[in-house]
RNA sequence: CUUAUCCAGAGUGGCUGAGGGAACAGGCCCGACGAAGCCACAGCAACCAGGCCCCGUGUGCCGAUGGUGCUACUUCCUGCCCGAUAACCGGGAGAGAUAAG
Numbered sequence: 001c002u003u004a005u006c007c008a009g010a011g012u013g014g015c016u017g018a019g020g021g022a023a024c025a026g027g028c029c030c031g032a033c034g035a036a037g038c039c040a041c042a043g044c045a046a047c048c049a050g051g052c053c054c055c056g057u058g059u060g061c062c063g064a065u066g067g068u069g070c071u072a073c074u075u076c077c078u079g080c081c082c083g084a085u086a087a088c089c090g091g092g093a094g095a096g097a098u099a100a101g
Base pairs, nucleotide, nucleotide: 001101002100003099004098005097006096011041012040013039014038015037019030020029021028024079025078026077027076042071043070044069047067048066049065050062051061052060053058075095080092081091082090083089
């Protein structure tokens, strides 16, 4: 950079000790009944590898062995554009995350 997905799912213990939910702003939350980080174990999911089927480089099926990822809150919400409303709201973009190339 390209493509796909992002309202589902899944946490305990140890070390440590004050922040954290990507950055900025606003909001809303989590946190000494222990944040972030690191380690161990456990779990979730099924992107890739793998297996099956097939004429098959497939919007298919299987499983969880391997490579990743993930385990508060929709990617916590909003910010820009469009539509609508008394208000709530809906769609898209952008940004971000993950996977594969």
Model confidence (mean pLDDT): 84 of 100. Predicted 3D model of a 101-nucleotide RNA (SAM riboswitch aptamer (S box leader)) from a soil metagenome. The model forms 97% of the base pairs in the Rfam consensus. It matches the Rfam family "SAM riboswitch aptamer (S box leader)". Rfam's curators write: The SAM riboswitch is found upstream of a number of genes which code for proteins involved in methionine or cysteine biosynthesis in Gram-positive bacteria. Its family is annotated with regulation of gene expression in the Gene Ontology.